Model confidence (mean pLDDT): 87 of 100. Predicted 3D model of a 75-nucleotide RNA (c-di-GMP-I riboswitch aptamer) from a marine sediment metagenome. The sequence is in RNAcentral, with records from MGnify. It matches the Rfam family "c-di-GMP-I riboswitch aptamer". Rfam links the family to the GO term cyclic-di-GMP binding. From the family's description: GEMM was predicted in a large-scale screen for bacterial structured RNA regulatory elements.

RNA sequence: GACAAAGCCAAAACCUUCAUGAGGAGGUGACGGAAAGUUACGGGUCUUAAUAAAUAAGAUAGCCGAGCUGCCGAA
Numbered sequence: 001g002a003c004a005a006a007g008c009c010a011a012a013a014c015c016u017u018c019a020u021g022a023g024g025a026g027g028u029g030a031c032g033g034a035a036a037g038u039u040a041c042g043g044g045u046c047u048u049a050a051u052a053a054a055u056a057a058g059a060u061a062g063c064c065g066a067g068c069u070g071c072c073g074a075a
Stems, first nucleotide, its partner, number of pairs: 001072001008033002013028006031062001037068003041065003044060006
C1' cells in the first nucleotide's frame, strides 16, 4: 500500500462440544480484514467471587496501543 499478481484469514447466525460465566474448539457460512499472523506487556470493556469500597482470578489479539514475525513490489 497499487483498478497489480498469487494467495491467506473469517464476523454474525446455525449445528455439535467444553466452561459457573465472559467466552473457547470443530463444521457450515462470509460481515469484513494489508498483518483479522502471533504475544495478555500497557490501557479499555466483559465475566466470576466478594461487595460500602477496595481487591483477586479469568475472558477479549476482529477494542486501542505496543513487541516479535511474514507475502508481493507499481507509485